[in-house]
RNA sequence: GCGGAUGGCUGGAUGGCUGCACGGGAUUUGGCGAAAGCCUUCUUCGUGAGGAAAGUCCGGACUCCGAGAAGUGACGGUGCCGGGUAACGCCCGGCCGGGGCAACCCGAGGGAAAGCGCCACAGAGAACAAACCGCCAGUCGCCGGGUCGGGCAACCGAAACCAGCAGCAGGUAAGGGUGAAACGGUGGAGUAAGAGCCCACCGCGGCCUUGGCAACAAGGCUGGCACGGCAAGCCCCACCGGGAGCAAUGCCGAAUAGGGACCGCGUGCGGCGCUUGCGUCGCGGGGUGACUUCGCUCCAGCAGGUCCGGGUAGGCAGCAUCAGCGCGCCGGUAACGGCGCGCGCAGAAGAAUGGUCAUCCAUGGAUGGGGAAACCCAUCCGGGACAGAAUCCGGCUUACAGGCCAUCCGCGCAA
Repeated sequence: GCGGAUGGCUGGAUGGCUGCACGGGAUUUGGCGAAAGCCUUCUUCGUGAGGAAAGUCCGGACUCCGAGAAGUGACGGUGCCGGGUAACGCCCGGCCGGGGCAACCCGAGGGAAAGCGCCACAGAGAACAAACCGCCAGUCGCCGGGUCGGGCAACCGAAACCAGCAGCAGGUAAGGGUGAAACGGUGGAGUAAGAGCCCACCGCGGCCUUGGCAACAAGGCUGGCACGGCAAGCCCCACCGGGAGCAAUGCCGAAUAGGGACCGCGUGCGGCGCUUGCGUCGCGGGGUGACUUCGCUCCAGCAGGUCCGGGUAGGCAGCAUCAGCGCGCCGGUAACGGCGCGCGCAGAAGAAUGGUCAUCCAUGGAUGGGGAAACCCAUCCGGGACAGAAUCCGGCUUACAGGCCAUCCGCGCAA
């Protein structure tokens, strides 16, 4: 200097005029409404969108239902080890596997010998599979060459050797082919040719030792040398999980129909007390997230269940002080935790934070000048990405022009 990786910050600035919303204080004019309550005038102080406010994917706080607890089942979620956290499917550190020269990045990371299922096409064969080409020796047939004998030669005969072609039956899975993947890999010895048939190393299984909280790693011994992949297919195993949601919920005002029909076992029995008809206990029945048990609660003019129908469109609260933020110190590899000091930072309800003027500025472009280059100066053009809270918080995911900072890796050059 170039390229790459990781983490963090920011994402226009200043001034004038003017317009909004909310909260606090004081004072006060008027209005709307049936009411509850709301709006407005005058004055003063303060505050006023994001790192993602997006997605609605997780976890909770809070509210209601169920008083609640335990167990079983269904359904859903997570899935290596240790730690953090209110909790999590999140974060931190590590182990293993994959990608990358590396810094780093990714992992839906338990189980394939509990069972079921799938692996298209191609290929001989895709999991107790398998012989297409090829290799080997055997047999029969054909054909060529060499050797020996006879013969002048042509040629005839002999044994078995070498090579080739076709068929039959056999051995083989090393070589080639098909495929995403072919029943261990490399080398050697051995064989008719081959093969863990045998040997060495690797790999795989088992056992032991050492280190580590652990996942796991290293080493040693030994073994038969061996039945793939997919569970992000169903499934098995371990752990976790009530439901609904701020349109939750509570209060005020007003209104309607304190509505109607049907079902409802056996409302009775026994004990005790006394006020002679009540109270209480037990049996029984109903309700209690899907079931069971315990517990709670209600009960005959029932508790409850099913169906039909009516009213409510107003207002207030919930509503922002929180597992909050900033700085410093301590502990911890870190996530994070503790202590001290300081700060208070939107709360609308069709939804506020805007408009206008001026100056300056980031990236970018053009022209001119200086300079070895990087870059600097002047003039002009131009003008800043993704994008708006709605109960709140912790995360994840997605989008993002430009600018700045830090650390690390690789390559090149100079000294």
Record summary: Bacterial RNase P class A from Pseudohalocynthiibacter aestuariivivens, 415 nucleotides, folded computationally. The coordinates come from a structure-prediction model, not an experiment, and the mean pLDDT is 76. It was read from a public genome assembly, where an Rfam model found it. Rfam family: Bacterial RNase P class A. It is annotated as a ribozyme. NCBI's taxonomy places the organism under Bacteria, Pseudomonadota, Rhodobacterales, Paracoccaceae, Pseudohalocynthiibacter.